[in-house]
RNA sequence: GGGGGCGUAGCUCUAACCGGGAGAGCGCUGCGUUCGCAACGCAGAGGUUGGCGGUUCGAAUCCGCUCGCCUCCA
Repeated sequence: GGGGGCGUAGCUCUAACCGGGAGAGCGCUGCGUUCGCAACGCAGAGGUUGGCGGUUCGAAUCCGCUCGCCUCCA
């Protein structure tokens, strides 16, 4: 330098019909339960879907460029 893969909540991941409500588990906060803690129950917060641009009425999803990581080739 070139090919391929990955990037979504603090962590691990899902998002089928391949464009149309951004979700789950764990974790975190509050309340209940307890003498207290854990466990359990209820409620809640937390996201520019790596970044920028484009297509579209509409993009995590399609296209281009770019950043980071993994891998193969030279």
A computed fold for a 74-nucleotide RNA from a Candidatus Bipolaricaulota bacterium, annotated as transfer RNA. It was read from a public genome assembly.